[in-house]
């Protein structure tokens, strides 16, 4: 420098052909226990890497631009 591939909650990842943003571990609260630990029940937490366009409606589609992984010079 080109080509692919990735980027959603703290974390590891669903969400599919464009239609309501989730669960799993973690964290907080509270309940059974003397406590811990375990187990249940609930809550908080998200500019879907950024910008910008298409659409009535984008994590999903088209463009730039950051980041990472890989291949090729």
């Nucleotide at each position: 420098g080109g080509g692919c591939c990735u980027g959603u909650a703290g974390c590891u990842c669903a969400a599919u052909u464009g239609g309501c943003g989730g669960a799993g571990c973690g964290u907080c609260u509270g309940g059974c226990u003397g406590g811990c630990a375990g187990u249940c029940a609930g809550a908080a937490g998200g500019u879907u890497a950024g910008g910008g366009g298409u659409u009535c409606g984008a994590c999903c589609c088209c463009c730039c631009u950051c980041a990472g992984g890989u291949c090729c010079a």